[in-house]
This is a predicted structure of a 350-nucleotide part of an RNA (small-subunit ribosomal RNA, central domain) from a metagenome. Its mean pLDDT, the model's own confidence on a scale to 100, is 90. It matches the Rfam family "Bacterial small subunit ribosomal RNA".
Context: one part of a larger RNA
RNA sequence: CUGGGCGUAAAGCGUGCGCAGGCGGUUGUAUAAGUCAGAUGUGAAAGCCCCGGGCUCAACCUGGGAACUGCAUUUGAGACUGUACGGCUAGAGUUUGGCAGAGGGGGGUGGAAUUCCACGUGUAGCAGUGAAAUGCGUAGAGAUGUGGAGGAACACCGAUGGCGAAGGCAGCCCCCUGGGCCAAUACUGACGCUCAUGCACGAAAGCGUGGGGAGCAAACAGGAUUAGAUACCCUGGUAGUCCACGCCCUAAACGAUGUCUACUAGGUGUUGGGGGGGUUAAACCCUUUAGUGCCGUAGCUAACGCGUGAAGUUGACCGCCUGGGGAGUACGGCCGCAAGGCUAAAACUC
Repeated sequence: CUGGGCGUAAAGCGUGCGCAGGCGGUUGUAUAAGUCAGAUGUGAAAGCCCCGGGCUCAACCUGGGAACUGCAUUUGAGACUGUACGGCUAGAGUUUGGCAGAGGGGGGUGGAAUUCCACGUGUAGCAGUGAAAUGCGUAGAGAUGUGGAGGAACACCGAUGGCGAAGGCAGCCCCCUGGGCCAAUACUGACGCUCAUGCACGAAAGCGUGGGGAGCAAACAGGAUUAGAUACCCUGGUAGUCCACGCCCUAAACGAUGUCUACUAGGUGUUGGGGGGGUUAAACCCUUUAGUGCCGUAGCUAACGCGUGAAGUUGACCGCCUGGGGAGUACGGCCGCAAGGCUAAAACUC
């Protein structure tokens, strides 16, 4: 070098874009770098291997052969790879017409509810728990009526549903904007796939500055419980949760399953689109396509299970794994305001 793996045993980067690199549809011509064949030269001797010979044998010595799988030159071959030029349309993309959607950013607006404030009615309780107490209330609470303030989240619809690369996205309306799917035609003509380094995005918590603050609620205080109770339960309550801008960059960032391509029984539901039948219009039936579920054949799997959305059968490229602990730690470096993140050992031990 080759050889094994990565759903749950160790192992898929959180996700995408993408330079270099690797790989790359179909056809013709040329070329001959790779490739293949022949020849020539060289590939020291010794050693190894084969056949002989000499020491009584052997080790050892010695003769010959083979080998030295290499390199160079040269002659040829032209399938495959490469290169150059030209063509094609099945990959990829563009055009036209439609369609669905919590995709993203900004602005506006609505109702329910909680809390608070003011006033009216009204009187002794309210709240809370397993039971209580702390707490609130005769300075009039709780209840109820009217009016007002403010913040946050959007019941029903709602789904086993949709959209997005992932994180994630939900009242309604408007503006700006990304992507996807379907159908038919035309066009470009391999423009493709993957991607170390890099760049961008990236829940929650956390950080900086300035706002905001209804409810909830780390910390904290009090009341209980208990042997104790730095908890679970209760009454309060500050950061925070919200907004703007700037950081942080982690996660059971999960489908614990990298991306792309092709192929390989069916059945059943559902979402978006198309075609045909059917209907006044629907419903419904057949079919096709893109998603999303369940069951299941072959096959795979240690089993569980997966099973056209594969964990089946193939190819391309990337990432990662190599006993447990020490340790995702130390040291160093890079990044960060910090918290910390990324990269990443060893001694020792079982």